[in-house]
Molecule: Glycine riboswitch aptamer
Organism: Thiobacillus denitrificans
RNA sequence: GCUCCCGUCGCGGGAGAGCGCGUGCGCCGCACGCCGCCGAAGGCGCAAUUCACCCGGAAUCGCUCAGGCAAAAGGACCGCGGCACCAGG
Numbered sequence: 001g002c003u004c005c006c007g008u009c010g011c012g013g014g015a016g017a018g019c020g021c022g023u024g025c026g027c028c029g030c031a032c033g034c035c036g037c038c039g040a041a042g043g044c045g046c047a048a049u050u051c052a053c054c055c056g057g058a059a060u061c062g063c064u065c066a067g068g069c070a071a072a073a074g075g076a077c078c079g080c081g082g083c084a085c086c087a088g089g
Stems, first nucleotide, its partner, number of pairs: 007083007018035001020034006036069003042065001043063003049057002
C1' cells in the first nucleotide's frame, strides 16, 4: 500500500402472524388480564462428522424465554459507499 474476513456507520431492499376480547389510564398510545398465532433482533437446543476416547463444535433446522401479529418502529440476510481493524513502516 492492496484485497478478503471480522467490527461499525450511512443509504436501498427486506418475510411471517388477531386493526382479537375485557378493564384501567395521562386515551392515534400505554399498562394489566384472557385466548389464538409468527420466527428473520436476541437467547436456547441438535446431526453427520471431527476426535484414540471424552468434552466441545452449524444453520435460514428445532424451541418460543424474550420479541412480534393495521401503520410506524424493529427486522436475520443481501447490495452499495465509508470508517476502523489486520498487515507494513